Predicted 3D model of RNase P RNA and transfer RNA as a complex of 447 nucleotides.
[in-house]
RNA sequence: GAGUCGGCCGGGCGGCCGCGGCGCGCUUGCGCGUCGAGGAAAGUCCGGACUCCACAGGGCGCGGUGCUGGGUAACCCCCAGGCGAGGCGACUCGCGGAAAGUGCCACAGAAAACAAACCGCCCCUCGAUCCGAAGACGGCUCGCCGCCGAGGACGAGGGGUAAGGGUGAAACGGUGAGGUAAGAGCUCACCAGCGCGGGGGGUGACCCCCACGGCUCGGAAAACCCCACCGGGAGCAAGACCAGACAGGGACCGGGUGGCCCGCCCGAUGGUCCCGGGUAGGUCGCACCGAGGGUCGCGGAGACGCGGCCCCCAGAGGGAUGGUCGCCACCCGCCGAGCGCGGGGACAGAAUCCGGCUUACAGGCCGGCUCCU
RNA sequence: CGGGGCGUAGCGCAGCCUGGUAGCGCACCACAAUGGGGUUGUGGGGGUCGGAGGUUCAAAUCCUCUCGCCCCGA
Numbered sequence: 001g002a003g004u005c006g007g008c009c010g011g012g013c014g015g016c017c018g019c020g021g022c023g024c025g026c027u028u029g030c031g032c033g034u035c036g037a038g039g040a041a042a043g044u045c046c047g048g049a050c051u052c053c054a055c056a057g058g059g060c061g062c063g064g065u066g067c068u069g070g071g072u073a074a075c076c077c078c079c080a081g082g083c084g085a086g087g088c089g090a091c092u093c094g095c096g097g098a099a100a101g102u103g104c105c106a107c108a109g110a111a112a113a114c115a116a117a118c119c120g121c122c123c124c125u126c127g128a129u130c131c132g133a134a135g136a137c138g139g140c141u142c143g144c145c146g147c148c149g150a151g152g153a154c155g156a157g158g159g160g161u162a163a164g165g166g167u168g169a170a171a172c173g174g175u176g177a178g179g180u181a182a183g184a185g186c187u188c189a190c191c192a193g194c195g196c197g198g199g200g201g202g203u204g205a206c207c208c209c210c211a212c213g214g215c216u217c218g219g220a221a222a223a224c225c226c227c228a229c230c231g232g233g234a235g236c237a238a239g240a241c242c243a244g245a246c247a248g249g250g251a252c253c254g255g256g257u258g259g260c261c262c263g264c265c266c267g268a269u270g271g272u273c274c275c276g277g278g279u280a281g282g283u284c285g286c287a288c289c290g291a292g293g294g295u296c297g298c299g300g301a302g303a304c305g306c307g308g309c310c311c312c313c314a315g316a317g318g319g320a321u322g323g324u325c326g327c328c329a330c331c332c333g334c335c336g337a338g339c340g341c342g343g344g345g346a347c348a349g350a351a352u353c354c355g356g357c358u359u360a361c362a363g364g365c366c367g368g369c370u371c372c373u
Numbered sequence: 374c375g376g377g378g379c380g381u382a383g384c385g386c387a388g389c390c391u392g393g394u395a396g397c398g399c400a401c402c403a404c405a406a407u408g409g410g411g412u413u414g415u416g417g418g419g420g421u422c423g424g425a426g427g428u429u430c431a432a433a434u435c436c437u438c439u440c441g442c443c444c445c446g447a
Base pairs, nucleotide, nucleotide: 001371002370003369004368005367006366007365008364009363011328012327013326014325015324016323017322019036020035021034022033023032024031025030026029038347042358043357045356046355047354048353049352050235051234052233053232057262058261059260060259062231063230064229065228066227067081068080069079070078071077082095083094084093085092086091096226097225101224102223104219105218118165119164120161121160122159123158124157125156126155127154129153130152131151138148139147140146173191174190175189176188177187178186192216193215194213195212197210198209199208200207201206239284240283241282242281248275249274250273251272252271253270254266255265256264292311293310294309295308296307297306298305299304330344331343332342333341334340335338374446375445376444377443378442379441380440383399384398385397386396393430401417402416403415404414405413406412423439424438425437426436427435
C1' cells in the first nucleotide's frame, strides 16, 4: 500500500423552558424525587412464551426443514467439523436422493438419454448402364507428362459401424497401441470417475489403504416425487371481568377447525345467517420479576451452561421521550492565517413480550489475519 | 396492531399453477368509403411484465429480499 474477517460507538457536559409514567407531600394542581427509544424499536420472514378452542389423540392430505455432531424453550438461528467450488492467500460460497418411479430438456441437430443412425467409412448381391492393357479407377506432394498395373465407376437393394463431420447450454470417458472389411472398452497399458468387497481411523458426515468389476451411468428435485424429521387451528382487535343502552322478528341447523375422516367432549335457557334496534365506556391481560440486565468466578475448542453478588430498567390509548443557548470534540468551506469566521451531523422512532434472520444507516473507533514492497 | 390479496402497452384485464411464441378489448397512427365529421372496414406501431438478487441452458412464470397500492378483522 492492497485486502479479508470480527467486534463496538451512533456525539459529551452544563443552564433554561417543555412532555409522559410511578412514588411522596400538601395549599387538588402544583412542588420534590426518580425513570423515560433502538441497533435496528422496521419488514412481519422464521421460532417460542401467553390466551381461547374440553385434553390437543390417530390416519389421510397439506406445509416446512434437509451434509454431520453439538447448543437452545424453540428455530429457516448459532457453534464446531466434513465434502465440493472460487481465490496466490487470509477467507468466502454451496450442501439428502437423478443408480426407486413419472414427466421435462424450446430452437438447432441424424440423435436430448433402456438409445438411434443424416452425411461419411466398409462388406455383399443385382444391373440390357458406362469406362478399361490404345492403361480405366486409385496412388506416387502432381493440372500436363511420366511411372505403377486389373478391375473400376454409377444406380438399386441388403447389412456392418460410431473413428470423422456439423448442431446445441448439454452428444453416452481421455491418450496410445493392438485388432478389423471398416470400426468400436472389442482387447490391453496408463489416467479420470463410479460401483462392490475387505482392513484401519473417526460419535458421525467422511477419510486412508488393498483387491476386484470395462461398470462409463447427462442436467434439473427453488418439476412431481422418494426418504428422514417437525408442525392441531387461531391470534392481545387472543381472551376475561364490570357498568350501561335497546325492540324485537325471520330462516336454517348440531357445535367444538379456517382441508377431510375417525375418536373424544359439550349440547337446545344452544349455534349460524338475514332484517331491524341499541351501545361504541371502563378495568385486567400490560409494563416491577423476566428463556431479564450488569459484573465476577468456574466448566467447555466454541455456540453456550452453572454458580455468587448487585440492579429493577420506557410505556400510553389523540398516543410522552422534545426545543433552545453556551463550551468542548468531529467533518466541510473561506480568507485577513487567527485557537478566526460561517455551515453540517445518518437510518429511523417502542404499542403483549422474548430469541433470531433480513433490510436501511452520515460519520467514526478497535482488534485478528493475509498478500505485495 | 394482526391477517389476506394485487402490481403485465395510455386504461381495463388474460397468460403464472404445469418455465421456451408476451396476447385480448378500448385508446393511438395510416389508408379506403363521405363534400367534411361520426361510424365501419383493412393494415400497423407501442410493453424495463414494480425493483434487485438467485435456481436454470433459458424466468412475466420458481425461490429470497425490497417498494407501492387495495381489502378484511373489536
It holds a member of the Rfam family "Bacterial RNase P class A". Rfam's curators write: Ribonuclease P (RNase P) is a ubiquitous endoribonuclease, found in archaea, bacteria and eukarya as well as chloroplasts and mitochondria. Its mean pLDDT, the model's own confidence on a scale to 100, is 80.